Predicted 3D model of RNase P RNA and transfer RNA as a complex of 423 nucleotides. Its mean pLDDT, the model's own confidence on a scale to 100, is 80.

RNA sequence: UGAGCAGAACAGGCAAUCGCGCCGCGAAAGCGGUGAGGAAAGUCCGAGCUUCAUAGGGCGGCGCGCCGGAUAACGUCCGGCGGGGGCGACCCCAGAGAAAGUGCUAUAGAGAUUUAGACAGCCGAUGGAGAUUUUCUCACAGGCAAUGGUGGAAAGGUGCGGUAAGAGCGCACCGGCGAUAAGGCAACUUAUCGGCCUUGGUAAACCUCGCGCGAAGCAAGACCAAAUAGGAAAGAGAUGACGCUGCCCGCCGAUCUUUCGGGUUGGUCGCUUGAGUCAAGAGGCAACUUUUGACCUAGAUAAAUGAUUGCCACAUACAGAACUCGGCUUAUGGGCUGCUCAACAC
RNA sequence: GCGCUGUUAGCUCAGUUGGUUAGAGUAUCACCUUGACAUGGUGGGGGUCGUAGAUUCGAAUUCUACACAGCGCACCA
Numbered sequence: 001u002g003a004g005c006a007g008a009a010c011a012g013g014c015a016a017u018c019g020c021g022c023c024g025c026g027a028a029a030g031c032g033g034u035g036a037g038g039a040a041a042g043u044c045c046g047a048g049c050u051u052c053a054u055a056g057g058g059c060g061g062c063g064c065g066c067c068g069g070a071u072a073a074c075g076u077c078c079g080g081c082g083g084g085g086g087c088g089a090c091c092c093c094a095g096a097g098a099a100a101g102u103g104c105u106a107u108a109g110a111g112a113u114u115u116a117g118a119c120a121g122c123c124g125a126u127g128g129a130g131a132u133u134u135u136c137u138c139a140c141a142g143g144c145a146a147u148g149g150u151g152g153a154a155a156g157g158u159g160c161g162g163u164a165a166g167a168g169c170g171c172a173c174c175g176g177c178g179a180u181a182a183g184g185c186a187a188c189u190u191a192u193c194g195g196c197c198u199u200g201g202u203a204a205a206c207c208u209c210g211c212g213c214g215a216a217g218c219a220a221g222a223c224c225a226a227a228u229a230g231g232a233a234a235g236a237g238a239u240g241a242c243g244c245u246g247c248c249c250g251c252c253g254a255u256c257u258u259u260c261g262g263g264u265u266g267g268u269c270g271c272u273u274g275a276g277u278c279a280a281g282a283g284g285c286a287a288c289u290u291u292u293g294a295c296c297u298a299g300a301u302a303a304a305u306g307a308u309u310g311c312c313a314c315a316u317a318c319a320g321a322a323c324u325c326g327g328c329u330u331a332u333g334g335g336c337u338g339c340u341c342a343a344c345a346c
Numbered sequence: 347g348c349g350c351u352g353u354u355a356g357c358u359c360a361g362u363u364g365g366u367u368a369g370a371g372u373a374u375c376a377c378c379u380u381g382a383c384a385u386g387g388u389g390g391g392g393g394u395c396g397u398a399g400a401u402u403c404g405a406a407u408u409c410u411a412c413a414c415a416g417c418g419c420a421c422c423a
Base pairs, nucleotide, nucleotide: 001342002341003340004339005338006337007336010333012312013311014310015309016308017307018306020035021034022033023032024031025030037318041329042328044327045326046325047324048323049217050216051215052214056249057248058247059246061213062212063211064210065209066080067079068078069077070076081095082093083092084091085090096208097207101206102205103202104201105200119148120147121144122143123142126141127140128138129137130136131135156174157173158172159171160170161169175197176196177194178193179192180191181190182189183188221269222268223267224266231260232259233258234257235256236255243251262422263421264420276295277294278293279292280291281290282289283288347419348418349417350416351415352414353413356372357371358370359369365403374390375389376388377387378386396412397411398410399409400408
């Protein structure tokens, strides 16, 4: 210098004038305080809160899935294990079970799963036939998975021996499986032995195992006030509707559903003090926990958070709260810190 | 704000235990029929299955993220 990896933080600042929402003071005019985000977003997970009857149970369904920990909880986070990618910094993994069963595995190929399969091919030891005479021919009976070809996958891989040719048939190394021992809380790792190479893939196919889950959502829900025709039609219902919302049992016990028609489109609460934020100390590798101190930091309902000017400045990215938190994902600006690789120079 | 559904040819739609080359109607183009047009008949072209990634030997189909479009939800009697 170029290419790249990881991490933490920031998100224009200050001043003046005018304006808006909320809160406090005030009789009023007015004065004072405060006023978006790291994602407020997507609504993808997990909770709080509220209602569904102070009655639940079973089946079904859905989600998650290495091990240990953190947490209110999680599909999140931290640490480790195994596998994969990268020269590397480092990154990624729905990462349980295919030896309980079922299904699928197209096309190609001889053969695609009860150790299957002779298409091309190799052999002619053994048996047979012929010639000949102790070898040759035929490729007949038959033997063979070493080589080629097909495929995503062809029933351990490589090498040596062995053989007629071959073959875990034997041996060495590697891989898998099983047993034992050691280490580790565990996932798992290492070592030795066995001869066991028998059972390809797919569970984001059904399924099995383990764990978890009742449903709906602040337009939930509670209250006050106002108004209206307490209506019409169709259907269901004591053979049990509706109700905890798929089905069944149990409980309850008379209305319920749809369409049309009528009325109100007001107010209060829920609503922001909370698993809260910041700083320091302690424990822990870390996520995180705990102690002490300080702080209060939007709460609207047609919906505020803006405009102009001046100075500095990289001349302003993505983007606007709507019950509240913890995460994930996506969008997005320039700079900073640490590290890796390559080239060049000293 | 909350919940749900969909996206396949220019348009309207099919297409699922995942399989060889994704179909139908309509529109469009060419030819035939006609003196000419319409109708009718025959044939052809046109698709990254919304986008990207993952699982799988293999994805329109299964899973995840994103984009776009559409629908429903106030209270009283």